[in-house]
RNA sequence: GCCGGAGUGGCGGAAUUGGUAGACGCGCUAGAUUCAGGUUCUAGUACUCGAAAGGGUGUGCUGGUUCGAUUCCAGUCUUCGGCA
Numbered sequence: 001g002c003c004g005g006a007g008u009g010g011c012g013g014a015a016u017u018g019g020u021a022g023a024c025g026c027g028c029u030a031g032a033u034u035c036a037g038g039u040u041c042u043a044g045u046a047c048u049c050g051a052a053a054g055g056g057u058g059u060g061c062u063g064g065u066u067c068g069a070u071u072c073c074a075g076u077c078u079u080c081g082g083c084a
Base pairs, nucleotide, nucleotide: 001083002082003081004080005079006078007077010026011025012024019067027045028044029043030042031041032040046057047056048055049054060076061075062074063073064072
C1' cells in the first nucleotide's frame, strides 16, 4: 500500500431480507430474608429538560439515501487478521 472483520449502557453481549435500541448475563444501588454476612427473592440502573405527566438526544466519528437507519451507501478514526 491492497483486501476483509470488529466498534452498541459501568463490563460482556443481543437485535441487521431497514420498522418499539439496549434482550439476557455480570456488576452496582435500594428493599425483603438473617443476630450479622453469604445465598435467594423483588425493584431500579445511558444522557438531558421538566414539580409531575411527559419530551428531546443517544449504536466509534462526519455526511448521504429513506416516511423511517445499529442495519444500506460514502469518507474517516481505532483495533484485529490476511496479502504484498
This is a predicted structure of an 84-nucleotide RNA (transfer RNA) from Geomonas silvestris. Lineage of the source: Bacteria > Pseudomonadati > Thermodesulfobacteriota > Geobacterales > Geomonas. RNAcentral holds the sequence, with entries from Rfam. RNAcentral records the identical sequence in 2 taxa. Its Rfam family is "tRNA". From the family's description: Transfer RNA (tRNA) molecules are approximately 80 nucleotides in length. The family's RNA type in Rfam is transfer RNA.